[in-house]
RNA sequence: GGGUCGGCCGGGCGACCGCGGCGCCUGCUCCGGCAGGCGACGAGGAAGGUCCGGGCUCCACAGAGCACGGUGGUGGGUAACACCCACCCGGGGUGACCCGCGGGACAGUGCCACAGAAAACAGACCGCCUCGGCCGCCUCAGCAUCCAGGAGGCAGCCGGGGUCAGGGUGAAACGGCGGUGUAAGAGACCACCAGUACGCCGGGCGACCGGCGUAGCUCGGCAAACCCCACCGGGAGCAAGAUCAGACAGCACACGCUCGAGGGCUGCUCGCCCGAGUGUGCGGGUAGAUCGCAGGAGGCGGCCGGCAACGGUCGUCGUAGAUGGAUGGUCGUCCUCGACAGAACCCGGCCUACAGGCCGGCCC
RNA sequence: GCCCCGGUAUCCCAACCGGCAGAGGAGGCGGCCUUAAAAGCCGUGCAGUGUGGGUUCGACCCCCACCCGGGGCA
Numbered sequence: 001g002g003g004u005c006g007g008c009c010g011g012g013c014g015a016c017c018g019c020g021g022c023g024c025c026u027g028c029u030c031c032g033g034c035a036g037g038c039g040a041c042g043a044g045g046a047a048g049g050u051c052c053g054g055g056c057u058c059c060a061c062a063g064a065g066c067a068c069g070g071u072g073g074u075g076g077g078u079a080a081c082a083c084c085c086a087c088c089c090g091g092g093g094u095g096a097c098c099c100g101c102g103g104g105a106c107a108g109u110g111c112c113a114c115a116g117a118a119a120a121c122a123g124a125c126c127g128c129c130u131c132g133g134c135c136g137c138c139u140c141a142g143c144a145u146c147c148a149g150g151a152g153g154c155a156g157c158c159g160g161g162g163u164c165a166g167g168g169u170g171a172a173a174c175g176g177c178g179g180u181g182u183a184a185g186a187g188a189c190c191a192c193c194a195g196u197a198c199g200c201c202g203g204g205c206g207a208c209c210g211g212c213g214u215a216g217c218u219c220g221g222c223a224a225a226c227c228c229c230a231c232c233g234g235g236a237g238c239a240a241g242a243u244c245a246g247a248c249a250g251c252a253c254a255c256g257c258u259c260g261a262g263g264g265c266u267g268c269u270c271g272c273c274c275g276a277g278u279g280u281g282c283g284g285g286u287a288g289a290u291c292g293c294a295g296g297a298g299g300c301g302g303c304c305g306g307c308a309a310c311g312g313u314c315g316u317c318g319u320a321g322a323u324g325g326a327u328g329g330u331c332g333u334c335c336u337c338g339a340c341a342g343a344a345c346c347c348g349g350c351c352u353a354c355a356g357g358c359c360g361g362c363c364c
Numbered sequence: 365g366c367c368c369c370g371g372u373a374u375c376c377c378a379a380c381c382g383g384c385a386g387a388g389g390a391g392g393c394g395g396c397c398u399u400a401a402a403a404g405c406c407g408u409g410c411a412g413u414g415u416g417g418g419u420u421c422g423a424c425c426c427c428c429a430c431c432c433g434g435g436g437c438a
Base pairs, nucleotide, nucleotide: 001364002363003362004361005360006359007358008357009356011334012333013332014331015330016329017328019042020041022039023038024037025036026035027034028033044340048351049350051349052348053347054346055345056237057236058235059234063270064269065268066267068233069232070231071230072229073087074086075085076084077083088102089100090099091098092097103228104227108226109225110222111221112220125167126166127163128162129161130160131159132158133157134156136154137153138152139151140150175193176192178190179189180188194218195217196215197214198213199212200211201210202209203208241291242290243289244288250282251281252280253279254278255277262274263273264272298317299316300315301314302313303312304311305310335338365437366436367435368434369433370432371431374390375389376388383421391410392408393407394406395405396404414430415429416428417427418426
């Protein structure tokens, strides 16, 4: 200098005005509150997307089977996870390091367009070799010469057999290379290499790794196709739910009152529970208050255990809570001139957006 | 706040279980006809399927993330 990984911050300080809920004081009151003053506090690393997991609430203190959905190397962490940590395997990089939806394709089904001889299991086609037949040509022997006939060779056609080494196409072609062998050939056989399966030994909790031996065993890909295997999942969601106050007007149809409509309950079946009213349509009314609601798997620091994620223990801190929804503005000053963006039941993650700055480990 | 659905040409819409990457209608453009226009006839694809990535030989289709639009719930 370049790179890689991790952690942290994300305008600071002061004054004034304003907003939100809280506490205290004072005043008024129709006792519900209202007004004023003072005090401390008041958005984020993502509050976001709503993609997962949990807490909490209601429905049976949440039941069975099927269906459906999710997860997918191993071990651990955790309340739980699709998250995190460590390791294994595969791939990339000189390296630090990074990436991987990373179970099963001899359980079954399905798909593999175009091209190509052939696309999944066994072989068909061309080609090569051989046998038989037919026809033609050449050579030789024989003959005085020719024809017919004989032996050999070459080429063509037809038929039978052997073979899969060769076929250039494709994303993918039934191990590779050399030799033996053969009529031609071929793991048919042999040496080496690559892979697979099985057995034994050693290491590891395990995924897996290493070594030795045996078997010519050479078996395509796709499961983010159906599916199979293992594990997990009851449903709905704070507009859940509970309490109080207030308003209104009923009508029609259908089913039912223990032989029970309907509901909890989402798809089906069963089972359980509630049950005297319920469902549908038309019409009418309300859209108020309180709780839920912030002390929680909480933050920070020390020590201990662990490679780590994390756990244990001790000390310490008190830090938003709205319901038309509060964080803003002005001034002064400083700097590197300030990005993405704002809670709405809560928490753990993932993903996405982000001006700029700081620190540390490691590699070249 | 919570829960769902959708996105293909200028517009409306197809493409059944992945296979020449995309059919049809309206509109547009060019030509013929006409004095000119309308109507009619003929020709023409004007799109890389919301964006990015992945699986696969191959993606509108399958998977993931993001963007945009719509609907429902007290």

Two RNAs folded together computationally: RNase P RNA and transfer RNA, 438 nucleotides in total. Rfam match: Bacterial RNase P class A. Rfam's curators write: Ribonuclease P (RNase P) is a ubiquitous endoribonuclease, found in archaea, bacteria and eukarya as well as chloroplasts and mitochondria. Its family is annotated with tRNA processing, ribonuclease P activity and dimeric ribonuclease P complex in the Gene Ontology. The prediction has a mean pLDDT of 77.